[in-house]
Molecule: transfer RNA
Organism: Parcubacteria group bacterium
RNA sequence: GGGCAUAUAGCUCAAUGGUAGAGCGGUCGUCUUAUACACGACUGACCAUGGUUCGAUUCCAUGUAUGCCCA
Numbered sequence: 001g002g003g004c005a006u007a008u009a010g011c012u013c014a015a016u017g018g019u020a021g022a023g024c025g026g027u028c029g030u031c032u033u034a035u036a037c038a039c040g041a042c043u044g045a046c047c048a049u050g051g052u053u054c055g056a057u058u059c060c061a062u063g064u065a066u067g068c069c070c071a
Stems, first nucleotide, its partner, number of pairs: 001070007010024004018054001025043006047063005
């Protein structure tokens, strides 16, 4: 220098263009003499900027970061 892939919650991952979810985690409560377990509730996110569309996490362009391959 060229090509490809990935970017979503504190972590690991989902999500046919149509209200963004799960597990673990955190907080509170129930239970217990107490802790743990268990149960219930709550908490919290679409890499950035534009474009297409009635509607974008999803499609397109550019950029950023990370990883892989070629030279």